[in-house]
RNAcentral holds the sequence, with entries from ENA. Predicted 3D model of a 1489-nucleotide RNA (small-subunit ribosomal RNA) from an Alphaproteobacteria bacterium. Taxonomically the source falls in Alphaproteobacteria (Bacteria, Pseudomonadati, Pseudomonadota). It matches the Rfam family "Bacterial small subunit ribosomal RNA". The prediction has a mean pLDDT of 84.

RNA sequence: AAAUUGAGAGUUUGAUCCUGGCUCAGGACGAACGCUGGCGGCAGGCCUCAUACAUGCAAGUCGAGCGUGAAGCACCUUUCGGGGUGUGGAAAGCGGCGCACGGGUGAGUAACACGUGGGAAUUUACCUUGAAGUGGGGGAUAACCAUUGGAAACGAUGGCUAAUACCGCAUACGCCCUAAGGGGGAAAGAUUUAUCGCUUCAAGAUGAGCCCGCGCUGGAUUAGGUAGUUGGUAAGGUAAUGGCUUACCAAGCCUACGAUCUAUAGCUGGUCUGAGAGGAUGACCAGCCACACUGGGACUGAGACACGGCCCAGACUCCUACGGGAGGCAGCAGUAGGGAAUAUUGCACAAUGGGGGAAACCCUGAUGCAGCCAUGCCGCGUGAGUGAAGAAGGCCUUCGGGUUGUAAAGCUCUUUCAACUGUGAAGAUGAUGACGGUAACAGUAGAAGAAGCUCCGGCUAACUUCGUGCCAGCAGCCGCGGUAAUACGAAGGGGGCUAGCGUUGUUCGGAUUUACUGGGCGUAAAGCGCACGCAGGCGGUUCUGUAAGUCAGGGGUGAAAUCCCGGGGCUCAACCCCGGAACUGCCUUUGAUACUGCAGAACUAGAAUAUAGGAGAGGAUAGUGGAACUCCCAGUGUAGAGGUGAAAUUCGUAGAUAUUGGGAAGAACACCAGUGGCGAAGGCGACUAUCUGGAAUAUUAUUGACGCUCAUGUGCGAAAGCGUGGGGAGCAAACAGGAUUAGAUACCCUGGUAGUCCACGCCGUAAACGAUGUGUGCUAGUUGUCGGCUAACGCCGGUGACUGAGCUAACGCGUUAAGCACACCGCCUGGGGAGUACGGUCGCAAGAUUAAAACUCAAAGGAAUUGACGGGGGCCCGCACAAGUGGUGGAGUAUGUGGUUUAAUUCGAAGCAACGCGCAGAACCUUACCGGCUCUUGAAUCCCAUGUUUGAGUAACAGAGAUGUUAUUCUUCAGUUAGGCUGGCAUGGUGACAGGUGCUGCAUGGCUGUCGUCAGCUCGUGUCGUGAGAUGUUGGGUUAAGUCCCGCAACGAGCGCAACCCUCACCCUUAGUUGCCAUCGGGUCAUGCCGGGAACUCUAGGGGAACUGUCAGCGAUAAGCUGGAGGAAGGCGAGGAUGACGUCAAGUCCUCAUGGCCCUUACGGGCCGGGCUACACACGUACUACAAUGGCGGUGACAAUAGGAUGCUACCUCGCGAGAGGACGCUAACCCUGAAAAAACCGUCUCAGUUCAGAUUGCACUCUGCAACUCGGGUGCAUGAAGUCGGAAUCACUAGUAAUCGUAGAUCAGCAUGCUACGGUGAAUACGUUCUCGGGCCUUGUACACACCGCCCGUCACACCAUGGGAGUUGGUUUUACCCGAAGCCGGUGCGCUAACAUUUGAGGCAGCCGUCCACGGUAGGAUCGAUGACUGGGGUGAAGUCGUAACAAGGUAGCCGUAGGAGAACCUGCGGCUGGAUCACCUCCUUU
Repeated sequence: AAAUUGAGAGUUUGAUCCUGGCUCAGGACGAACGCUGGCGGCAGGCCUCAUACAUGCAAGUCGAGCGUGAAGCACCUUUCGGGGUGUGGAAAGCGGCGCACGGGUGAGUAACACGUGGGAAUUUACCUUGAAGUGGGGGAUAACCAUUGGAAACGAUGGCUAAUACCGCAUACGCCCUAAGGGGGAAAGAUUUAUCGCUUCAAGAUGAGCCCGCGCUGGAUUAGGUAGUUGGUAAGGUAAUGGCUUACCAAGCCUACGAUCUAUAGCUGGUCUGAGAGGAUGACCAGCCACACUGGGACUGAGACACGGCCCAGACUCCUACGGGAGGCAGCAGUAGGGAAUAUUGCACAAUGGGGGAAACCCUGAUGCAGCCAUGCCGCGUGAGUGAAGAAGGCCUUCGGGUUGUAAAGCUCUUUCAACUGUGAAGAUGAUGACGGUAACAGUAGAAGAAGCUCCGGCUAACUUCGUGCCAGCAGCCGCGGUAAUACGAAGGGGGCUAGCGUUGUUCGGAUUUACUGGGCGUAAAGCGCACGCAGGCGGUUCUGUAAGUCAGGGGUGAAAUCCCGGGGCUCAACCCCGGAACUGCCUUUGAUACUGCAGAACUAGAAUAUAGGAGAGGAUAGUGGAACUCCCAGUGUAGAGGUGAAAUUCGUAGAUAUUGGGAAGAACACCAGUGGCGAAGGCGACUAUCUGGAAUAUUAUUGACGCUCAUGUGCGAAAGCGUGGGGAGCAAACAGGAUUAGAUACCCUGGUAGUCCACGCCGUAAACGAUGUGUGCUAGUUGUCGGCUAACGCCGGUGACUGAGCUAACGCGUUAAGCACACCGCCUGGGGAGUACGGUCGCAAGAUUAAAACUCAAAGGAAUUGACGGGGGCCCGCACAAGUGGUGGAGUAUGUGGUUUAAUUCGAAGCAACGCGCAGAACCUUACCGGCUCUUGAAUCCCAUGUUUGAGUAACAGAGAUGUUAUUCUUCAGUUAGGCUGGCAUGGUGACAGGUGCUGCAUGGCUGUCGUCAGCUCGUGUCGUGAGAUGUUGGGUUAAGUCCCGCAACGAGCGCAACCCUCACCCUUAGUUGCCAUCGGGUCAUGCCGGGAACUCUAGGGGAACUGUCAGCGAUAAGCUGGAGGAAGGCGAGGAUGACGUCAAGUCCUCAUGGCCCUUACGGGCCGGGCUACACACGUACUACAAUGGCGGUGACAAUAGGAUGCUACCUCGCGAGAGGACGCUAACCCUGAAAAAACCGUCUCAGUUCAGAUUGCACUCUGCAACUCGGGUGCAUGAAGUCGGAAUCACUAGUAAUCGUAGAUCAGCAUGCUACGGUGAAUACGUUCUCGGGCCUUGUACACACCGCCCGUCACACCAUGGGAGUUGGUUUUACCCGAAGCCGGUGCGCUAACAUUUGAGGCAGCCGUCCACGGUAGGAUCGAUGACUGGGGUGAAGUCGUAACAAGGUAGCCGUAGGAGAACCUGCGGCUGGAUCACCUCCUUU
């Protein structure tokens, strides 16, 4: 000194808070796989088939226990075959000790197997200590020899022999037995003469056996198990206790604190993780257990029921001469197999240990070492310094540059490691070294031999380019990829780790996501439907005792190793060593006594009982009553009734409905009636009687904790349903018919059976809800109501409302808690699969109850917010409806579109908001389309070379033409620094490029449409809310308006509204030409024609004027509204311009611009012709009509805007006319277009397909233009179609508007029924906001947020996946009964055999035989678990399949729960229940003023 201790993130939504799952970041590993790989140290290395094993080795040793005694050597001998003696000691044998250790494995085992702590009835070879002894005999036997069987293994017979082998006798202190008299029991020798042995007894040490307390996995879809079972007595057996075994007796024993059964598993010290508590795990090391091919058995021995012993049975393998035999690597190596996967048939006994031996020594795959493997931990290296021209190359680029990058090269150094050379240990106390010429040290050379892996969308550190184009692919979760991918693949760059790095798997953590520490249950998953109540849990006040729990001290134990702390040793570290602390536990002892327990004594505040008078749809039984419905009878009475949105089915002239009287029957009890009452809940409603339960209040008494809760259990328990028997009026599942509908198995209607009712018996479930378990105590108030008490104040009990503290995710709850606490019970742990399957229990059945898994998804969900939506509500507005006027839809024509056609009919626009739109004007051009011909640096810029530099003609040729070629006449570009210098033009060449109306409007800019000229859209600060958000902006009024006023936790502000701008309407003023002309003058047929005038009109500049200013009323005294006056105009005077935040991926790449992609002798350029003009048809928008408010003819009046030089054209002439030929004026308040038309007046037509209408067609002309065929306009003559006011439906318009009438302009050579402007004439109607459409505000519901064109349910069809049932088939495990019964122990017998002892008989032993037990095996049955199975059931998942539309809004019939019936399907209907139903109305209560 033994400690330092706790991190979160992504993902449900448009957004938010919560609940809740999934996923990630960390650590670990006996690992494996992919890529890569320099060195060393220390560790580790079949997790799978306890599968099978070739070969070698893994247990022997002792001659100092014994008898033999090979080879060799020496000597002697020899008949030369050999023999003998000595030495020698191989080899086997007898005998002793060891082989029960060491080594392996984890199959079995849920057990006293293990761990821990105790215990008594035991044993223990070798070892230690002590005591005593070691006398005298005997008979065998292996080896060996001979004979002999067998292929072998192995024997058989006869004969010889020894011992520390075997057997008696003697002795016996202690030892054992005993009836206490007595009885029984031992030994072994060797020898070098010093020792080692042997026997008995006692004790120790060590090891082992046995017993007990506590601890030790899941399943109750395993609830009862057990006959030697539990106990006793006796005997046997064992080393020893004991049902361990047997006999007898008793009937016990275990179990809800989980027996039995089943599945799984060696246990522990420890290991990994964790802040801890825990969770997971049990390789290596250590302790214990179990096993040794599978099953059984014993023998020997101190110790085994024995891994390398025996016997038997079985399977397998091997040998065989077929007769028989042999074997057991879960020892070390190794082989095959299995598997994702795990090493050498190595060296040595040198060290440490073990066995034997007196010892030398022998044996030892224990062990020590080496080999292989990045399997792990630790350490080291792959160089260091300098070096900017910031090299080259790569990549990116805005083309300037940036980056790789001091990185490299270059220069100067160093040499760890590796390599080579040399020296060379410790490990060994005296000898002995496998490792090993190893570690280490010294020297030599040279940057030399040594870097990869993974990631870069977020989580999560790190970004660009190219390729790809929902493909290929990625992915741990969310998710990327459909042409601009930081997410795929590659490259460059970057981040991380590093001899490794990633992936996969497993486990702990994060996860407070099983919550002991440390969660919840109103609505998210979760309170049993309700009560009673055994066990269990918990329990009021005081005292005494006890000391079980509890607390304190001491002792024992908690093996070692590990973890931790302090030291030490390898150069450090990993690793190792020493010491300590710790091991949170168990046992024991001493003490304390507050609390709990236990025992005793007492108390009254909990609980209960007694008494009194009240309240009540509490329950049961019996009886009674009136109203209504239906039916029957009779009367009156006549044609309908009934029913509905409208109808029909139905009833009715055989008399209904209606009405009157009488009768019958069943069921239910109007008003009273009330968030009133009673009950535990379900539930209970006419009245009376009887029986009966409970609660409240009041008063004092009594008992004395008798209490609370409650698993299992028991009872009650709506509706529906079931059984038996009644009953049956009404209602009414099913069913039938009628409607509705695309269909209508429904909603609606007419009928109608079970049922509804009663009795008895089942069922046992509901949204059985307050979605809130029961009990007790505590914590602010206000107010209604019911019961009781009180003289009153008021108190107690019940039942409601509102708010406070507090709680809650919020909503909300709030003394009737969802607050603060306590006690007990029940229940929850993501969604789906599923409250389903299987099994059990219950039920007559329906079914109820208990209750999974595979598989699948990344969510499912709660509350609240903002929107959007509603076949929700309220308020308001709009030519939205209504009231009116005129149209469209019918006809003909014009024009646009669709469709069709075509070589092409270019393209775009598509509900409103495409369709007389782009197109303010397609004969060519335009033109983008089609056919044909033609050009390829092209119509542009730059560069090079050559040539030419002007303009105007004429002629010829080629061609369809654009154009080209030739000839010819006249004329000779611009600038200049004066240089053929520059420019221009043409041709040719070269490549950079041009070009594209090609694609993408879903890559874009710009512009535009639309909601909508609707009144909205926001912000700052403050406040409220955990937050999204709210407030402001809501409310009461008012307005065209978020316009204004008032109020208000808001106060202000911005974009919009309004105003400022333009035009029109009135006046003033200034100015009068080209406009004007009142007055004056002149002139004319006439005209402002002239002088003149500046008054008027007008023109165009500047001002004024209108502001609810004024009066009255209403209103709140406000804002404002209504009416009046004055005024040219009155409440925004009329019209225009002006278009908030945003929506529609709205429109446009074909106006223009532009990213990307694509084409480049073509998708580009040019030319001619054709097409955009087609035509069965459909639609839109217009024009003209259908006529008399009109047509025609005549007379003939009044505008405004606008335009005009490639023009408008007066005027004249010609023409019926379009027009033509001349020609004045006008650059325009001057001249021209230019006639205005309708109207008005006169005449005619007289209701017809017409004197309406004008299409179509013919002929003849005219204009523009290079050119009117396809394909223009106009004119004249002729022709004279449909059409007689338009179905369903639909459009525009509120005043100078609609309607009607003409005029001008843009485009334009020409072409207007279109468009844009202009003026003339000039109405009708608006009660009003119920309805339709659109919009605004507030509110409400929502399962929508791509926002109702939303979401979403089920059947059916197809594919795939897992699963249930299934006639069965097959396998495992287990069990019952019976049969068989090997080896073996034990018991019996022992006629056969028999050395030791014995006096004969014999004792004893052996073989044999019999019996009990028993493994394997067999037969029959049961239980259970798998595999498989024709067929079948539902479930899940899938891309755009089919049918409907059940749910979400009042989802168009409110929905849902239980139950029953029915139906293609979602579902429908009946009965009862719930609000988790919208809306309207009413009632009650509360709050504020």